This is a predicted structure of a 1435-nucleotide RNA (small-subunit ribosomal RNA) from an uncultured prokaryote. Rfam family: Bacterial small subunit ribosomal RNA. Rfam links the family to the GO terms structural constituent of ribosome and ribosome. The sequence is in RNAcentral, with records from ENA. The coordinates come from a structure-prediction model, not an experiment, and the mean pLDDT is 82.
RNA sequence: CUCAGAAUGAACGUUGGCGGCGUGGAUUAGGCAUGCAAGUCGAGCGGUAAGGCCCCUUCGGGGGUACACGAGCGGCGUAAGGGUGAGUAACGCGUGGAUACCUACCCCCUGGACCGGAAUAGCGGCGGGGGAAACUGCCGGUAAUGCCGGAUAAUCUCUCCGGAGCAAAUGGGACUGCCGCCGGGGGAUGGGUCCGCGUCCUAUUAGCUUGUUGGUGGGGUAACGGCCCACCAAGGCUGCGAUGGGUAGCGGGCGUGAGAGCGUGGCCCGUCACACUGGGACUGAGACACUGCCCAGACACCUACGGGUGGCUGCAGUCGAGAAUCUUUGGCAAUGGGCGCAAGCCUGACCAAGCGACGCCGCGUGCGGGAUGAAGGCCCUCGGGUUGUAAACCGCUGUCAGAUGGGCGGAAAUGCUAUGAGGUUCUCCUCAUAGUUUGACCUAUCUUCAGAGGAAGUACGGGCUAAGUUCGUGCCAGCAGCCGCGGUAAGACGAACCGUACAAACGUUAUUCGGAAUCACUGGGCUUAAAGGGUACGUAGGCGGUUUGUUAAGUUGGGUGUGAAAUCCCUCGGCUCAACCGAGGAACGGCGCCCAAAACUGGUAGACUAGAGGGAGACAGAGGUGAGCGGAACUUAGGGUGGAGCGGUGAAAUGCGUUGAUAUCCUAAGGAACACCAGUAGCGAAAGCGGCUCACUGGGUCUCUUCUGACGCUGAGGUACGAAAGCUGGGGGAGCGAACGGGAUUAGAUACCCCGGUAGUCCCAGCUGUAAACGAUGAGCACUAGAUCGGAGAGUCCCCCAUAGCUUUCCGGUCGUAGCGAAAGUGUUAAGUGCUCCGCCUGGGGAGUAUGGUCGCAAGGCUGAAACUCAAAGGAAUUGACGGGGGCUCACACAAGCGGUGGAGGAUGUGGCUUAAUUCGAGACUACGCGAAGAACCUUAUCCUGGUUUUGACAUGCAUGGAUUAACUCUGUGAAAGCAGAGCCACGCCCUUUGGGUGGAACGUGCACAGGUGCUGCAUGGCUGUCGUCAGCUCGUGUCGUGAGAUGUCGGGUUAAGUCCCUUAACGAGCGAAACCCUUGUCACUAGUUGCCAGCGAGUAAUGUCGGGGACUCUAGUGAGACUGCCGGUGUUAAACCGGAGGAAGGUGGGGAUGACGUCAAGUCCUCAUGGCCUUUAUGUCUAGGGCUGCACACGUCCUACAAUGGCGCAUACAAAGGGAAGCGAACCUGCGAGGGCAAGCAAAUCCCAUAAAGUGCGCCUCAGUUCGGAUUGCAGGCUGCAACUCGCCUGCAUGAAGCCGGAAUCGCUAGUAAUCGUGGGUCAGCAUACCACGGUGAAUGUGUUCCUGAGCCUUGUACACACCGCCCGUCAAGCCACGAAAGUGGGGGGCCGACGAAGUCGCUGAGCUAACCCUAUGGGAGGCAAGCGCCGAA
Repeated sequence: CUCAGAAUGAACGUUGGCGGCGUGGAUUAGGCAUGCAAGUCGAGCGGUAAGGCCCCUUCGGGGGUACACGAGCGGCGUAAGGGUGAGUAACGCGUGGAUACCUACCCCCUGGACCGGAAUAGCGGCGGGGGAAACUGCCGGUAAUGCCGGAUAAUCUCUCCGGAGCAAAUGGGACUGCCGCCGGGGGAUGGGUCCGCGUCCUAUUAGCUUGUUGGUGGGGUAACGGCCCACCAAGGCUGCGAUGGGUAGCGGGCGUGAGAGCGUGGCCCGUCACACUGGGACUGAGACACUGCCCAGACACCUACGGGUGGCUGCAGUCGAGAAUCUUUGGCAAUGGGCGCAAGCCUGACCAAGCGACGCCGCGUGCGGGAUGAAGGCCCUCGGGUUGUAAACCGCUGUCAGAUGGGCGGAAAUGCUAUGAGGUUCUCCUCAUAGUUUGACCUAUCUUCAGAGGAAGUACGGGCUAAGUUCGUGCCAGCAGCCGCGGUAAGACGAACCGUACAAACGUUAUUCGGAAUCACUGGGCUUAAAGGGUACGUAGGCGGUUUGUUAAGUUGGGUGUGAAAUCCCUCGGCUCAACCGAGGAACGGCGCCCAAAACUGGUAGACUAGAGGGAGACAGAGGUGAGCGGAACUUAGGGUGGAGCGGUGAAAUGCGUUGAUAUCCUAAGGAACACCAGUAGCGAAAGCGGCUCACUGGGUCUCUUCUGACGCUGAGGUACGAAAGCUGGGGGAGCGAACGGGAUUAGAUACCCCGGUAGUCCCAGCUGUAAACGAUGAGCACUAGAUCGGAGAGUCCCCCAUAGCUUUCCGGUCGUAGCGAAAGUGUUAAGUGCUCCGCCUGGGGAGUAUGGUCGCAAGGCUGAAACUCAAAGGAAUUGACGGGGGCUCACACAAGCGGUGGAGGAUGUGGCUUAAUUCGAGACUACGCGAAGAACCUUAUCCUGGUUUUGACAUGCAUGGAUUAACUCUGUGAAAGCAGAGCCACGCCCUUUGGGUGGAACGUGCACAGGUGCUGCAUGGCUGUCGUCAGCUCGUGUCGUGAGAUGUCGGGUUAAGUCCCUUAACGAGCGAAACCCUUGUCACUAGUUGCCAGCGAGUAAUGUCGGGGACUCUAGUGAGACUGCCGGUGUUAAACCGGAGGAAGGUGGGGAUGACGUCAAGUCCUCAUGGCCUUUAUGUCUAGGGCUGCACACGUCCUACAAUGGCGCAUACAAAGGGAAGCGAACCUGCGAGGGCAAGCAAAUCCCAUAAAGUGCGCCUCAGUUCGGAUUGCAGGCUGCAACUCGCCUGCAUGAAGCCGGAAUCGCUAGUAAUCGUGGGUCAGCAUACCACGGUGAAUGUGUUCCUGAGCCUUGUACACACCGCCCGUCAAGCCACGAAAGUGGGGGGCCGACGAAGUCGCUGAGCUAACCCUAUGGGAGGCAAGCGCCGAA
């Protein structure tokens, strides 16, 4: 980081039967057409527009009535109900208190209601005023429960306590009782105001405030108050976060969670705020008023252009924006509200219905039987399995939906009628009974009808996570929540089948909680994973020793008030159940009040000494500051001696030096640092401190236990100190030495090395404030095994002194127990166990970067993000691998030698080129004389050019044909294969009529199939190469470790060896090593033919030729022998090693076979086998010719040489091991020769191949491109074979090329080896310089491990594990993404200042206007209004 769970006012995709209960504009508090959402009262008033009823009528209308009622005056209501969450971080909300207050309608009590008056709507008029309209002017006149005056006045109000002041509607009503009115008191309800506590993020917002804080006196309000004003004072708030910024209505609750918490505030309830935006008041009990008023603004509409009108965040509805959220429905029947005496009217509150699977809950889509396990599908090892009792089929039922007809209920009150009872009588009121009236909408439920009929999908199936197969695809298409899947065998993509989960839904997306103890209160950490501040002092704060009294804030117990209802929980109950609903209870962890307790914490008063501090006496120390002094070294200068180099390095050069260096002696000057002592010694808070002396000064330790009496610990901010480098100013400057110059090194070398050298390093004064400032480990206190070493003290034992010893305090180290820890480790100097306080961390990168702030002269420091991006980054340890790490050891690994390759010519293989084709494979070692132990045809292949064939060249089966055929013979054609044709005519069995039938092989036809050296060695088996004949690789049990793993297998010796010995938490064992096997070397025994021949005999020119013999050689079988067995020495009384004896052989005698676990996706599908794929008149089969041999060139492996250790000629000696019948082929003849002819012998210790050669003897050649060398070419021959042109081998004659020992580099070999010499075999018709064997002659050098290569063990480091051919860093074209800066530019929010100043309250004025009251009355006054001014004041 991710998933599984629960949830949502959701949205989207696919699908969709029914019902119940809920729920539905979350975005643009964006704009709104239309309709409706607040009226009512005639029992307050004047009245009569419309309707009803009655009367009249000239039919135009008029009158009356009040059944009623438009408009109006008046009353009550409109401040409720309904909507929304913009604003608000606030006494807004929640909770608990308080009171300086008010309260219409309602209830109770008490008292009262007298006498008058003036207006104004309506209405009428203004030749139907003015105006488009909205609206409105003037005149006349009218009413009231409208307005006003007077009286009355306490239980009211004010009061200076004398007194003063204040009301009404005697109204309405078929008029006794009812409804109203006024004053006062009380209640209830609702509200106002104040206070304690609680209530998000941000310090990259640290200071804010002038009516601010308080007082006095006023004003204002229902009411307290700087609420407002005048004056006075200078306060008030803030690190317990003021002020500012951002975000947000709050609560009951809701979601999740074990809980604590975290998130949230939709529906419902309480409350606040808002009503186009901003401001303001009026009326009123109540508003600064959602559907009232005034002003300003924006927007929209009407207009006759003069002016007006509007406010859906009420219910529906519309546009816009958006992923997204409904009907312009019915009704007042119920519940509730307003008005009314009432009837009643109004009510988009509400009740209902409609739409949406949006959510929760319930029901259904059938039930039982049914195996030939049907068909179809899918898979298959082809046997079968599965879908699957699923279907069909048989029987049954009838939920839901559909159709039909009934039908409970939501309705009880009110009203009306009647009767009765009570209120003293009563027509009035109340109550009871009976009858009657009222349903918008919904319909439980029942009956009947038909028929399984109308009703299943979605996601998933690699792991997490339940459930897999086949095909397609081929890093493509795609999937993916994380890990990841896909590059030809995909359980992960797509499809099919099957399965799993849920189900009228299922998935996806978004969001919240959970898991996440991953912010840790419950419940985490900081040595190395992220994380201890560089160190100390100290403010606030936090925490704090022993004891006594007191207090009662915390704490504890009890009581009590509150904690609305709903929700949650429990118990009952109602809908058939459930969802849903009702009732009761519990709970609501909270807050307040009262009482009690006094242990603990706190407060307070006192006491104590174990903490802390002081005092006295000693002691150690590179603790600090200043001053003075010292010697060694260095450099420079002067002088002397001296004479060619010095210096420096890996090697050099630059540099210095005959103008005398280096070296050496003397003298002088200068600056810096203090050798030895010197020590995991000391001191300091840390940084740090080192020659000696003096002065001043800080801290520590020990002893005494004399004093104070908790005075203590920690420490946010703050202050001080703080290595080196760096900065400023002034000095100083010997050495060293960034930068810089030069010389080297190097591909380069802005480095490492060298020669110089400036800042700096040093001193003084200031700044900086950081380091891997580290013990990567904050400070303090206490407790918890030890051992040992060092430093500074004190005490004590032995008669005394000293030392040692012992005890004890402090400091510094090492090892280690328990414990802790992921481990490494730590472990009284804790990283153990506890307490107190501070700092810090929360994945990696971006980044200690940007920005803001702050500090600094600067460099820079402190504080310190985000976007974006990754699925990791990281720690400790393990096993390997690796290292231009270390140690030990080995090998023809090097060295020491011998001979080669690389140069020449040729052979052969490969690459490349060429070609119609040059078939394919093998590629460092470990491909390249390799597959191929032998390509002229054949071999031979998808090699090429052609020609054929199609059940096939080869196998099996089935069907069928007919008795033809096949085979054989012949003909034509052809290059052959093949094709076409002709002839010939079989075999077995049966019935036998002699016609026939039938069968096997074969043939023809057809079907299955054959075939493929076609692809994939990266799908495989088998086989093989290599590391490597290196000494390793493992297991069981035990032990250790949380684990991976370790131990054993390490260590000390030793060996060729993990060979053996010793030690040892290991003890044993296996595969390897060794041994066993073969061969060779010595001997013995046995056996002697084809081998041998000493002795005996025979014979020959001669030969074991013959008789014989087994002695010898030999052959081939069995044994012996060698084991460190013996001696000496070394070694651990070991293993073993060294030397020696004996021995044919001596320390595995030589050689061979034998190859551990594994590595290289090593090689091989072309040996063989085999999965999958491909092909099937072809990629199969047959066939002719060609090719595999092609040649500018490059490489590997060889042959032959370059000569005299040789060449040539002649003569001559000695092997081993093999092969032979389509074979080896003697002798003889022939040919110069290869060969040929004839032909003996031999299936072979008998015969043949078959002369071994080098060697030896003699002779020639004499250093030359030769008597070296043999390539190449010509001619003539031979052999094999159907056939030697492409393309074989051999012979003779002739020809006589390059080459005179080979550059860089490189290979083999340690003894019968290298080198050299010949011989044989396989393959094979023929062809050998190759390969495999055999023997002959026969050396040199090394006894070491520095180096190169490879290997083994131990150890070490690692960021590698595809394992160093690893990993990984920086830069970079183009494009894209994110962030920053930027001249500027546009917009929003907030604050402050200024100007103008609407409406409006208040105040002043009020010359204009003015009904009620007063007077002396045509008038004046009081009062009021307009208007003006002033303060405030929005846009």